[in-house]
Context: one part of a larger RNA
RNA sequence: GGCAUUCGGUGGAUGCCUUGGCGCUGAGAGGCGAUGAAGGACGUGGUACGCUGCGAUAAGCCUUGGGGAGCUGCGAACGAGCUUUGAUCCGAGGAUUUCCGAAUGGGGAAACCCACCUUCGACCACUCUCAUUGUGACCCAGUCGAGCAAUCGUCUGGGUUGGAUUGAGCGUGGUCAAUGGAGGUAUUUGUUCCUGAAUCCAUAGGGAACAAAGGCGAACCCGGGGAACUGAAACAUCUAAGUACCCGGAGGAAAGGACAUCAACGAGACUCCGUUAGUAGUGGCGAGCGAACGCGGACCAGGCCAGUGCUUUGUGUGAUCGAACCGGAACCGUCUGGAAAGUCGGGCCUUAGCGGGUGAUAGCCCCGUACGGGUGUUGAGAUCAUGAAGACAUGAGUAGGGCGGGACACGUGAAAUCCUGUCUGAACGUGGGGGGACCACCCUCCAAGCCUAAGUACUCCUCAGCGACCGAUAGCGAACCAGUACCGUGAGGGAAAGGUGAAAAGCACCCCGACGAGGGGAGUGAAACAGCACCUGAAACCGGAUGCCU
Numbered sequence: 001g002g003c004a005u006u007c008g009g010u011g012g013a014u015g016c017c018u019u020g021g022c023g024c025u026g027a028g029a030g031g032c033g034a035u036g037a038a039g040g041a042c043g044u045g046g047u048a049c050g051c052u053g054c055g056a057u058a059a060g061c062c063u064u065g066g067g068g069a070g071c072u073g074c075g076a077a078c079g080a081g082c083u084u085u086g087a088u089c090c091g092a093g094g095a096u097u098u099c100c101g102a103a104u105g106g107g108g109a110a111a112c113c114c115a116c117c118u119u120c121g122a123c124c125a126c127u128c129u130c131a132u133u134g135u136g137a138c139c140c141a142g143u144c145g146a147g148c149a150a151u152c153g154u155c156u157g158g159g160u161u162g163g164a165u166u167g168a169g170c171g172u173g174g175u176c177a178a179u180g181g182a183g184g185u186a187u188u189u190g191u192u193c194c195u196g197a198a199u200c201c202a203u204a205g206g207g208a209a210c211a212a213a214g215g216c217g218a219a220c221c222c223g224g225g226g227a228a229c230u231g232a233a234a235c236a237u238c239u240a241a242g243u244a245c246c247c248g249g250a251g252g253a254a255a256g257g258a259c260a261u262c263a264a265c266g267a268g269a270c271u272c273c274g275u276u277a278g279u280a281g282u283g284g285c286g287a288g289c290g291a292a293c294g295c296g297g298a299c300c301a302g303g304c305c306a307g308u309g310c311u312u313u314g315u316g317u318g319a320u321c322g323a324a325c326c327g328g329a330a331c332c333g334u335c336u337g338g339a340a341a342g343u344c345g346g347g348c349c350u351u352a353g354c355g356g357g358u359g360a361u362a363g364c365c366c367c368g369u370a371c372g373g374g375u376g377u378u379g380a381g382a383u384c385a386u387g388a389a390g391a392c393a394u395g396a397g398u399a400g401g402g403c404g405g406g407a408c409a410c411g412u413g414a415a416a417u418c419c420u421g422u423c424u425g426a427a428c429g430u431g432g433g434g435g436g437a438c439c440a441c442c443c444u445c446c447a448a449g450c451c452u453a454a455g456u457a458c459u460c461c462u463c464a465g466c467g468a469c470c471g472a473u474a475g476c477g478a479a480c481c482a483g484u485a486c487c488g489u490g491a492g493g494g495a496a497a498g499g500u501g502a503a504a505a506g507c508a509c510c511c512c513g514a515c516g517a518g519g520g521g522a523g524u525g526a527a528a529c530a531g532c533a534c535c536u537g538a539a540a541c542c543g544g545a546u547g548c549c550u
Stems, first nucleotide, its partner, number of pairs: 001549009015535001016499002020470002022467007029459002031216002039100003042055003046078002049075003061094006070082003105114003115185006121176006128169004133164001136161007144153003187213009220251001221249005231238001235284001261267002271298005281289002302451003305395001307392001310390007320380002325373003331346003335342001347364002349353001355367003400424008410436001431446005486493002506534001509521004
């Protein structure tokens, strides 16, 4: 040094597992927003870094229903507390809700800067006014008493006046809150009102009040614009494709819709599916594109133009549905084992033997499940009644025609039909349109006004359930603090990373060592070669020991 055997290290495959995904089904919901959204910044805990929750009332406040013994969210503990006078927790309703953000007072390099207008408190002192309370003085009138009289005294009523108590108010001054609080102030559109030029009336313009809108959101829908790669084995008509993409708009669906339709017997709104049919057609007749009638289904609904109707909307009635939550049957022993749910033996329940958990595999241990109950707040809502508002008088610059385009399966073609940029331009039911050039006959319908549920499309989201779907290089990019770390000026790109054990019982104490790292004892545990680099622990790779060979 090689080979063999064996013991280790390293490494993290494999097996098993699943908190997470994927795909569907059935219900629900189909919006949120100037009453300030979506999304954020910054704060907020006894200690407080992150996540979660919340907002200066800040892991929370109030009311109410449920519930019944523990609780103060998670990583994660300590301290200090709360709770049968009912906490924590769950449902419903409400309050608070900084700053940015449509962001809307102006600005701005988002979470910052700078404004204007209106309005708002308490206390003290002083002047004045008013009221109140009791009282003093004077005057007048009356009553009673004393007195011959003058006059004096008691009581009642009215008036004037002085000082005082209490309360209210205007004003002045001072102190504090206070470099304060609250509210308003964007734009556009509509309506109403005030004002108002050149310029008489008017209009433009200016101002105010009220109302609405604005932004976000996954797909589905309608409309306005609208590519190229590609295919044609090149390429130009054509195709891709009215696709991608951009813009506008709406709803829970949207759109369409009650025949100026088809057909040739006659049918009888629209939408969607199957078929007709890759047919008829169209097409550098290339590549390709590609119907309709009819038939079978889903679903069915028709109305209106001056009115007993339609559309929208308000009010009342209120069948029915709908929260947290509650009750909810039935098992013991033996053996093995660390542990029984396994074995063996004997029972029980079932409108419940779906599922999950519990120290291995549990109908009867726990949570549940079938089933039954509770709640009737708030909301949705069939039906019926009633009120308000609005549109609409049968459709002329229309039908048709010329030119140029576009849509129709149909590329200008024999090209009907539909739309219209431009120029034109009828008839008026004795009328008009269509039946694929056009004409005749015949048949059929009545344009140029409006509304309309269901059947159809989709799923950001909620609940329940399912899977010959995945099982950590799989399945969403993300099972884990992931659209994170990191990369990029930016648009944008974008990871890796799961598993001790039944239970932390997470190794007290001793020894070596540097009061290390690491290890050896001891102890826990069924197991520590389960020791936080932790289940299993393959291979590559690196060593130790032994044997043989050289």
Molecule: large-subunit ribosomal RNA, domain I
Organism: Alsobacter metallidurans